[in-house]
């Protein structure tokens, strides 16, 4: 960097998907080593147990021990001083640091930048000046009491650096009055005078001196408070707000301030998002990206916030205080029941929760903190070590040689590949590990190392201890083989499994990473799929229905000024880490250390002034007004007209009208329809009329008045930017629909009725009510569309239209505004758009962000309703869609063919046989074929055989082929037993070659490899055939077009049987096809004449080519000619060709055959054959005998004979062709009534046989009937063929004599020698054709024509089909399973409101009780001051109330999605069979249907 996947293909839009990187990660499989880091993301859940905050005896008083000195002694020890040390006590300093966590918090909480003239500050630093004197107490300790404990009380005693007056005093402090001077302001500094009020503490030394302590001023670091700016989502949260907002006073604070209070005025905040909900610690960074940008906020580092949860203050320089204190809740946990303790979100640990995160470890040596004068003494901060591949980084797990390319696996064409120098085996080395010895720096000191006997260093010596996971269809590097058989499974996407799976599972092999590897979660990238860089809306998703307008955005031209954007330079700051450049330390390298530094935000300062912005001053080119004009269905009202419909009255009139595809409902003899004349009504305005006109849109049509909005032209007088867009509000706004009150002719949703139809809640008919019509009010929507917002300027042209104007005699030309068509460039994914843009550029506005769920669900807002706006989500799918291309299709079109229809001529369906099929029945009725294109078809022939099927009996290397032992001589033939046959069994007879070893062939045995199989799969296959279709058509090269599948050519005009030719063309050209060339029928020359044939000649002769003869004819079969639109005429473009016509045996492709393009249909065939691969191996092989395939209620296909008189019998008696023919054909002749037989001439055939053709024609008989039609059926005789005609042959005689009189719907063939009729042969074959393949004879009819049916070509269209209409597809029901809205409720939370109660505890009174210090006073006392105690206000946590706003649940219910298969219909896409489709009403089991308007998509 792209890549995959919608489609037959294509291109675009658009989603989902992977390929990369990164994590505090978990889990899977696996695991040498060292370094650097990390490590409860859940239960801000509960926690045993230790430890995390002390220190100081140089503040104090005390109490313990107690070296030592000394005295005494009973020698044990007293007693005295007492240096040391220890502490529980008051007292000072620290427990506000340092250490966790992230629960609240959306806020001045962070962050960056200021600012406090409104503020604090222990310790430390710098100064200055003090430290003078007195006093009462009181813990501790003794003593006594209560109590289980905690813990509490009374008394008596004492110290201080503890606590209280006094005195002195400052540049502090408060008050007044002044100067000077500075500041936006309130004020501030400096200064003078006055007045009040105001401070102390000692300790240590032998001192010297240290520490201290009081008041001050300043520092330094530390906090406080305000203040601009920045960072989340929801408007389905739009109003919030009573101390709220200001004043002025008062209190309070360290200090500003509604921070508190009383009073006054009513503000305040909010669309630039107030208020509320919901998530959220924030920042330095971190992770990704090319950057913008997104995501994220573990370690590390700053802030802030909390310490069981909720409230309070104390003390203090600092907390409203994690290891303090009071109160309440909760929950532990002790308890003698009466009361007490407790807070690990501190290090370690425990349970618990969870996928899932570690040791109750060492040390205070370094670093760093508290206390202290110091020694020191704390410190789970910190140092370091444990665990743990959780992450990053280095290292090994070996090196070199070594083909017999061993052995073994796999694969196989069986040759071989392959694993593969890979192993073994040879040599040499030691990085890590393990062993031994040694053994640091960090370290700074008098000394002191937890880390550690660690790192390092040696040394010895062994290849010995050290490789795995993951993947191999495609994206995406990597292939075979085996099992499985839509199963079990895989699968991030697309898909993969239904008997040859490179997608599942194994196994070789082969890729890729590698002490890791793969999976799962997350975030970023791809993803220009939220686009600022960087995206769009005509048809894909998306332009509001339109308009005028606020607010906001944004704006013409000139001139100075000003300096807010901006640009530039300059400080300042943006903490350190980090990033990024350099360098330097551990062997490297993660990792550290030092140096240097950028982007960019803030903010001051003092600068420019071109844009923008502002003030001011003009200007006319934008906009607007004034003056002259002419157009117009612009709009309101109010008047008028006629043509039509309908009904009323009347006449004429008579039997029907009406309406349809066809009908019938319905109207009409009570007189309709038609038709005259007069009347009533009510709507809507024909022709003009036009991609013509006017309006913002919606929309507006007789005419005639009046009122009015707007737009063009012309002019250049005014005025001077006055403009352009427009969220929100505001008005307007087709149909249909709602209210009131009219009106109601036609015309119609509903509804009724006739049709139609399987149904028909439809399309047709017949009638008919809302409605339309009007006045007024109200909905607010449409496919409201030009699917294209709105302004402004620029970008070739061409033509037509409407308005106005200018020039011309006029034709016509040229300006302005409109409103059409074409078309350049550009642009677009095409299609198209193209000055009326969807081109180039700018402003402002709406709007989109895969399909579905859904414009639906709640919620708010609006309507009387109907409903409109606003508008989500769970769930589902890997599309869903736009244009275009090929093709198919269409109850769309053009054209064109075809026994396609039509004209006809005979036929099938009706009878009987006959044959095939189905079905059915059997032990078996063997298999295949199945619309057309299976069905007299495989089968050109089933009585055994065939044969494959059934029933019985044999046999297993077999019937049949190859190899290999062993014996034998066979085969054959002959007799015989036995069997239902086969098979078996017994006797006779019985090779060849030879070096004599044995060998050839042949049989028997025997062993295994193997043979067999008409057993599956024709959906694994070859080969072969059918069909569309002998239809005219299928491609291809090169070249052009087009992004592109593809077009072009092959398309058009003609023409032909034909893509057959011709012209024409961006196409030239070429293949297969198509015609021709083969073959045969017709005429003919030449050749050639026997077995053919006889004219001439001759001979026989009854006669007969019979015979010499001849080859002249027929004939026979080689080889030539002929036909070619040649010739004429017409027509056609003078052309391809077409009609006529002459010649000719034949005339327009002369008749017929054989020849089947690319293709289709998973057509047919494993049963012709051959084959992969299953399957089967004492049987699905082999064989034998007897069934069967021939069965028979039925039902079809093909045919044959007929139903007669154009016939039937008899009788007579004439002409063919093409074939057979030796296990043959089989003459005369003879028997037989016939089938046939006896016999056996000739002939392997132009010879001889078969073989007689038949119908035609002659005569006779029959006279219309079930017959002299028809011939089934059955009896009987007999005949051939074969081993054998029982089941199951064909023929013969004799008798029998069935149906059946021309055939229903419906279907079939055939266009000339052809239908239709007659016989004839022939292959199969022992027999055994009505069947098939061929011959011939006799020999018609009609075709006007292409509407229609069927099929087929070609050109066009629409298409929602592509498995291609036997296509796709929509609702409703039934079923299952899933989320979800409604629900009478219930449950259980939040955060507020209002009321009651009010604990601690500040304050704010009172205090009769209490009280050592100070005052007066001799004293008693009193007096300041305090204090207990009580009240008050406030005030947690409870209680009580109604809302509110989210959650869970819940009978039942609505819908919606999914689903292998189902139920009804067919609504859509084709004119989709009634064009669809949009808004609305309204009806129906669904889909729909209809009315009314609208769109064309």
């Nucleotide at each position: 960097a792209g890549a995959g996947u919608u489609u037959g293909a294509u291109c675009c839009u658009g989603g989902c998907u992977c390929a990369g990187g990164a994590u505090a990660a978990a889990c899977g499989c696996u695991g040498g080593c060292g370094g650097c880091g990390c490590g409860c993301a859940u239960a801000a859940c509960a926690c045993a147990u230790g430890c995390a905050a002390g220190u100081c005896g140089a503040a104090c008083g005390a109490a313990a021990u107690a070296a030592g000195u000394a005295a005494c002694u009973u020698c044990g020890g007293u007693u005295a001083c007492a240096a040391g040390u220890u502490u529980a006590g008051u007292g000072g300093c620290g427990g506000a640091c340092g250490g966790g966590u992230g629960a609240g918090u959306a806020a001045c909480a962070c962050g960056u930048a200021g600012a406090c003239a409104a503020c604090u500050u222990g310790u430390c630093u710098u100064g200055u000046a003090g430290u003078g004197g007195g006093g009462g107490a009181u813990a501790g300790c003794c003593g006594g009491a209560a109590g289980a404990a905690a813990u509490u009380u009374c008394g008596a005693u004492u110290a201080a650096u503890a606590c209280c007056g006094c005195a002195u005093a400052a540049u502090a402090u408060a008050u007044u009055a002044c100067u000077a001077c500075c500041g936006c302001a309130u004020g501030a500094u400096a200064g003078u005078a006055a007045u009040a009020a105001g401070g102390a503490a000692g300790a240590u030394g032998a001192a010297a001196a240290u520490c201290g302590c009081u008041a001050u001023a300043a520092g330094a670091g530390a906090g406080g408070u305000c203040u601009g700016c920045g960072g989340c989502u929801g408007a389905u949260u739009a109003g919030c707000u009573a101390g709220u907002u200001g004043g002025a006073g008062u209190g309070g604070u360290a200090a500003c301030g509604g921070c508190a209070c009383a009073c006054c005025a009513a503000g305040g905040c909010a669309a630039c998002g107030a208020u509320c909900a919901g998530u959220a610690g924030c920042c330095g960074g971190u992770u990704u990206g090319a950057g913008a940008g997104a995501a994220u906020g573990a370690a590390c580092g700053g802030c802030c916030a909390c310490a069981u949860u909720g409230g309070g203050a104390c003390u203090g320089a600092g907390a409203u205080a994690c290891g303090g204190c009071c109160c309440a809740g909760a929950c532990u946990c002790c308890u003698g029941c009466g009361g007490g303790a407790g807070g690990c979100a501190g290090c370690a640990g425990u349970g618990g929760g969870g996928a899932a995160u570690a040791u109750u470890g060492c040390g205070c040596a370094a670093u760093g903190g508290g206390g202290g004068g110091a020694a020191c003494c704390c410190u789970g901060a910190c140092g370091c070590a444990g665990c743990g591949a959780c992450g990053c980084c280095g290292u090994g797990u070996a090196a070199a040689g070594g083909a017999a390319g061993a052995a073994g696996g796999u694969c196989u064409u069986c040759g071989g590949a392959u694993c593969g120098u890979a192993a073994a085996c040879u040599u040499a080395u030691a990085u890590c590990g393990a062993u031994u010895g040694u053994g640091a720096a960090a370290a700074g000191u008098a000394a002191g190392g937890a880390u550690g006997g660690u790192a390092g260093c040696a040394a010895a010596g062994u290849a010995a201890g050290a490789a795995g996971c993951c993947c191999c269809g495609g994206c995406u590097a990597a292939c075979u083989a085996c099992g499985u058989g839509c199963c079990a499974g895989c699968a991030g996407c697309c898909g993969c499994g239904g008997u040859a799976a490179g997608a599942c599972g194994u196994a070789g092999g082969g890729g890729g990473c590698g002490a890791g590897c793969g999976u799962u979660a997350u975030c970023c990238g791809g993803a220009a799929u939220g686009a600022u860089u960087g995206g769009g809306u005509g048809u894909a998703a998306a332009g509001g229905g339109u308009g005028a307008g606020u607010a906001g955005g944004c704006g013409g031209c000139u001139a100075g000024c000003c300096a807010a954007g901006u640009c530039a330079u300059a400080u300042g700051u943006u903490a350190a880490a980090g990033g990024c450049u350099g360098u330097a330390g551990c062997u490297u390298a993660a990792c550290u250390g030092c140096a240097g530094u950028a982007a960019g935000g803030c903010a001051u300062a003092a600068g420019a002034a071109a844009c923008u912005g502002g003030a001011u001053a003009g200007c006319u080119a934008g906009a607007g007004u004034g003056c002259a004009g002419g157009a117009g269905a612009g709009g309101u009202a109010a008047g008028c007209g006629g043509a039509a419909u309908u009904u009323c009255u009347a006449g004429u009139g008579u039997a029907g009208c009406g309406g349809u595809g066809a009908a019938a409902u319905g109207c009409g003899u009570a007189g309709a329809u038609a038709u005259u004349a007069g009347g009533a009504a009510g709507a809507a305005c024909a022709c003009c009329a036009g991609u013509g006109g006017c309006g913002a849109a919606g929309g507006c049509g007789g005419c005639u008045u009046a009122c009015u909005g707007g737009a063009c032209u012309g002019u250049a007088a005014c005025a001077g930017a006055c403009g352009c867009u427009g969220a929100g509000g505001c008005a307007c706004g087709a149909a249909a629909g709602c209210g009131u009150g009219g009106g109601g002719a036609g015309c119609g949703a509903a509804c009724a009725g006739g049709a139609u139809u399987a149904g028909a809640u439809a399309c047709c008919c017949u009638g008919g009510u809302a409605g339309u019509c009007c006045a007024c009010g109200c909905u607010g929507u449409a496919a409201a569309c030009g699917a294209u917002g709105a302004g402004u300027g620029c970008u070739a042209g061409g033509u037509g239209u409407c308005g106005g104007g200018g020039a011309g005699g006029a034709a016509u030309c040229c300006c302005c505004g409109g409103u059409g068509c074409c078309g350049c460039a550009g642009c677009u994914a095409a299609c198209g758009c193209a000055a009326u843009a969807a081109g180039c550029a700018c402003u402002c506005c709406a709007c989109c962000u895969g399909g579905g769920g859904a414009g639906u669900a709640c919620g708010a807002c609006c309507g009387c309703a109907a409903g409109g706006u606003u508008g989500a989500a769970a769930c589902u799918c890997a599309a869903a869609g736009g244009a275009a291309u090929u093709g198919a299709c269409g109850g769309g079109g053009g054209c064109c063919c075809g026994c396609a229809c039509a004209a006809g001529c005979g036929g099938u369906g009706g009878a009987g046989c006959a044959u095939g099929u189905g079905g059915u029945u059997u032990a078996a009725u063997u298999c295949g074929a199945a619309g057309c294109a299976a069905c007299g078809c495989g089968a050109a022939g089933a009585a055994c055989c065939u044969u494959a099927c059934c029933a019985a009996g044999u046999c297993u290397u077999g019937a049949c082929a190859u190899c290999c032992c062993c014996c034998u001589g066979c085969c054959g033939g002959g007799c015989g037993a036995g069997u239902a046959a086969c098979g078996u069994c017994g006797c006779c007879u019985u090779u060849c070659c030879u070096u004599c070893g044995g060998g050839a062939c042949a049989g028997g045995g025997g062993a295994g490899a193997c043979a067999g199989g008409u057993g599956g799969u024709g959906c694994a296959u070859g080969g072969u055939u059918g069909u569309c279709g002998u239809c005219a058509g299928c491609u291809c090269g090169u070249g052009u077009c087009g992004u592109g599948a593809g077009a072009u050519g092959u398309u058009g005009g003609g023409u032909u049987a034909a893509g057959u030719c011709c012209c024409g063309c961006a196409a030239c050209g070429a293949g297969c096809g198509c015609a021709a060339c083969c073959c045969u029928u017709a005429c003919u020359g030449c050749u050639a004449g026997u077995a053919g044939c006889u004219a001439a000649c001759u001979a026989c002769g009854u006669a007969a080519g019979u015979a010499g003869a001849g080859u002249a004819c027929a004939c026979u079969a080689g080889u030539g000619g002929a036909a070619c639109a040649g010739c004429u005429c017409u027509g056609g473009a003078u052309a391809a060709c077409a009609g006529g016509g002459a010649g000719g045996a034949a005339g327009g492709a002369a008749g017929g055959g054989a020849u089947g393009a690319c293709g289709u249909c998973a057509a047919a065939u494993c049963a012709u054959c051959a084959u992969g691969c299953c399957c089967u191996a004492u049987a699905u092989g082999u064989u034998u005998u007897g069934g069967g395939c021939g069965a028979c209620a039925c039902a079809c296909g093909u045919g044959c004979u007929a139903c007669a008189a154009u016939g039937u019998a008899u009788g007579a008696g004439a002409c063919a062709a093409a074939g057979u023919g030796a296990a043959g054909c089989g003459a005369g002749c003879a028997a037989g009534u016939a089938a046939u037989u006896g016999g056996g001439a000739g002939c392997g055939a132009a010879g001889c046989a078969c073989a007689a053709a038949a119908a035609a024609u002659c005569a006779u008989a029959c006279u219309c009937a079930g017959u002299u039609c028809g011939g089934a059926u059955u009896g009987u005789a007999g005949u051939c063929u074969g081993c054998a005609a029982c089941u199951c042959g064909a023929g013969u005689a004799c008798a029998u004599g069935a149906a059946g009189c021309u055939g229903g719907a419906a279907u079939c063939g055939c266009u000339a020698g052809u239908a239709a009729u007659c016989g004839c042969g022939a292959a199969u074959c022992a027999g055994a054709a009505u069947g098939u393949c061929g011959c011939g004879g006799u020999g018609a009819a009609u075709a006007c024509g292409u509407u229609c049916c069927c099929g087929g070509g070609u050109c066009u269209u629409g298409u929602a089909c592509a498995c291609a209409c036997c296509g796709c597809c929509c609702g409703u029901c039934a079923c299952a399973c899933c989320a979800u809205g409604g629900g009478a409720g219930u449950c259980g939370g939040a955060a507020a409101u209002g009321c009651c109660c009010g604990a601690a505890g500040u304050c704010u009174g009172u205090g009769a009780c209490c009280c050592a210090a100070c005052c007066u006073g001799a004293g008693a006392a009193g007096g300041a001051g305090g204090g207990a105690g009580c009240a008050g206000c406030c005030g947690a946590a409870g209680g009580c109330a109604g809302g509110u706003c989210g959650g869970a649940u819940g009978a039942c219910u609505g819908g919606g999605g999914u689903g292998a298969a189902g139920u009804c219909g067919u609504a859509a896409c084709a004119a989709g069979g009634u064009a669809g489709c949009c808004g609305u009403a309204u009806c129906g089991g669904a889909a729909g249907g209809u009315g009314c308007g609208g769109c064309u998509g």